RNA sequence: AUGAUCUUUCAGGGCAAGGUGAAAUUCCUGGCCGGUGGUAAAAGUCCACGAGCGCAAGCUGACCUGGUGCAAUUCCAGGACCGACGGUAAAGUCCGGAUGAUAGAAAGAUCGG
Repeated sequence: AUGAUCUUUCAGGGCAAGGUGAAAUUCCUGGCCGGUGGUAAAAGUCCACGAGCGCAAGCUGACCUGGUGCAAUUCCAGGACCGACGGUAAAGUCCGGAUGAUAGAAAGAUCGG
C1' cells in the first nucleotide's frame, strides 16, 4: 500500500410565458429536471443499487436510427419516451410524511501487517 472496525461531514433537480375556468404551477399549448456504483469512453431509458410499495416472500418506469472511434443503447446529430404515496380542479415539477431515511462519496482515528 491493501484490509478490518469506528467516528465525523456531505449526499435530488425541476412548469418561464400563455389559454380555459368560480377555482388548476394539477387540465390544454408550451417549458423545465435527471440520485449512487458499474460498463473498453462520459448513461434519467444498458447492468445493478437507493428511493417508493409490502408483515414478509417479494413487487416496482422509460430508446431507437445514423455518425466517429480500437472500444460508446454512455460521445455527436436527429427523432422519441419515462417519472412513488397522501393532499388539492386530475401534479415527475406545488404542499406533506421529510430538520426523515438511504445507495454511496470524502476526511479522520484505532487495530492489524

Predicted 3D model of a 113-nucleotide RNA (FMN riboswitch aptamer (RFN element)) from a Bacillota bacterium. The sequence was found by an Rfam model in a public genome assembly. The organism belongs to Bacillota, within Bacteria. Its mean pLDDT, the model's own confidence on a scale to 100, is 85.